[in-house]
Order: sequence, then C1' cells, then structure tokens
RNA sequence: AAGGUGGAGUGAUCUGUCGCUCGCUCUGCGAGAGGAAAGUCCGGACAGGAUAGGGCAUCCCGCUGCGGAAAGCGCAGGUGGAGGUAACUUCAGGCCAUCCGUAACAGAAAAAAACAGCCCUCCCCUCGGGGAAGGCAAUGGUGAAAACGCGAGGCAAGGGCUCACGACGCCGGGCAGUGAUGUCAGGCGGGUACGGAACCGGGACCUGCAAAACCAAAUAUACUGGCAGAUGAGGGCGGCCCGCCCGAUGCCAGGGGGUAGGUUGCGAAGAUAAAUGGCAGAAAACAAGUGAACAGAAACCGGCUUACGGCUCCACCUUUUUA
Repeated sequence: AAGGUGGAGUGAUCUGUCGCUCGCUCUGCGAGAGGAAAGUCCGGACAGGAUAGGGCAUCCCGCUGCGGAAAGCGCAGGUGGAGGUAACUUCAGGCCAUCCGUAACAGAAAAAAACAGCCCUCCCCUCGGGGAAGGCAAUGGUGAAAACGCGAGGCAAGGGCUCACGACGCCGGGCAGUGAUGUCAGGCGGGUACGGAACCGGGACCUGCAAAACCAAAUAUACUGGCAGAUGAGGGCGGCCCGCCCGAUGCCAGGGGGUAGGUUGCGAAGAUAAAUGGCAGAAAACAAGUGAACAGAAACCGGCUUACGGCUCCACCUUUUUA
C1' cells in the first nucleotide's frame, strides 16, 4: 500500500420566524421522540382472578465459571463438527441401559453382510473344469458411510484370533485448573451413524394498563319508610269540563348495584384519534458538493432480533514493496 477479520462511536448543533401539545407564579416563561421509539420474541415489575397439601398430564430449558431480580440475557472459558491461508466465523452439547424409525441412488448386503473371490472335504470328469456341503470379512467391486488402522505371528484359507504401535470409548489414579476440561502412565473393551420415544436434572397457575382501583349523572329500579286508594287511586278518549270505558296500584323520601362521564394507575414528552413541525440563514463532519440513512413514543423496566447513508477511531490477519 492493497485486501480482509473483530469491536466501538457519531447519527446532530445554533439563530431568526410561523405554528402544535403540556405545565406554571400566564403581555410571558419552561419542557417536548429513538438508537433502534420497530418486531411484540424472552424475562420482570405491577394489577386482577384462581389456589389446603401432594401427584399425574402438558409445555420449556439442558457444557463450565462469573455477573444479573430474571431471561430463548451478557462476559470469559472448554469440547466436538463445518468454513477460511489466517485474523476469525458458525453449529451442537444431560443420559443414551431399553424400545422404535431412517440410512436415498448404487450395491449381494446399510446391521449379526458371501456378489465376485479365497480355502478344506466329498462326488463327476474329456484333467481344462463342473457340482454338493461347509469355513472365511484378507482382496476386489458399490457407496457419503461396509463392521477400528497398520505391521508381524498364526491358520486349510482367514479373521483383534494373538501381539507391538496408534485412534476411539470406559474404569480407577497422579499432576494442572474454582470448574467444564487438559495431560501422564496403567487396566479393560469392540454390531456403526443419525433422529425420536423413554429416562435424568431444573423450571412453569391464568390473564394483561382496553390490567385494575375510586367518585358518579339521566333513565329504569332490588330493598326500606311515609301518605293516598274499590266510599275508585290511577289510566285512555289530542288542551280543559262533563260524560263513557278500563280497574289496583299511585305519589314522595331514603337507598344499593351498574352505565355515560370524571379521577387515579401515569413518569421533569405524554393519554386525546393522540402534540413533539415548517421555512430561511449559519455551522460540525468529510472531498468541490452533500449536509443525508433507518425510522415516529401510546403504561413501565431489563434483554434479544431486525432496519440503517456518510464519516471517525481501536485491535488483529494475509500478501506485496521500501528502509
């Protein structure tokens, strides 16, 4: 210098002017969107309901340490797989004794594997070979994967059948580490991989601020009291009187629940169809010019995820060049 990896920051300031919402001590003064206010994914706080105690079912989580109120949260670390030359990124994680499923295509066979092939015995025979009964996972072939690898011994031929070395797993031990784990030597082992069920450990009542609490009209009215009433209350016949018809309730007061509405919940933005804006001029930043992007609070808090123009900073990696 070029290319790349990981992380952090800024995402906006001032003046004038015209407006909006809220508050106040009201000619005015003060406050007024974000890093994600977003998705509503996880956790909480708060509120109401349910609940003697325990269990089953259902659902969620599953390496270690620390932090945290908690979290499908953060930081640091560990093991295995995948990608990258590397910096680094990404996925997974209890157990797996038992049961079930899958292992496409190819291949004889995908879990107790004889297609080719090798070997022993017997039979036939034209002595080339053919057949029968068995043994064999060494060789070939198929496949992403073929029953630990490789060498030696052994064997009829072979085979962890035996042995050395190595890989893997388990057991107990030494050392290092808080721990996951690593490492060292020893002993033991051999039907694989993946997924699910089951099992083990831990956790979870339900609904969400349109939660919920308080105050409370008009109209109707549970209930209580008083008065009037078949010697006719009251109602109908368009207002009044008479008359006719119906015929047991009517009026007043108290009173509870609930509705409209209001207050609280509710915040130095804010609770309503819900403001937080427009214009002009400077100016930060980088490069003339741009002055941008994603985006707009609806009860609150902690996270996660997703979106985002330009610019700046830090650490690291690879390649090349110069000193």

Bacterial RNase P class A from a Rikenellaceae bacterium, 323 nucleotides, folded computationally.
The model forms 91% of the base pairs in the Rfam consensus.
Taxonomically the source falls in Rikenellaceae (Bacteria, Pseudomonadati, Bacteroidota, Bacteroidia).
Its Rfam family is "Bacterial RNase P class A". It is annotated as a ribozyme.
It is recorded under the gene name rnpB.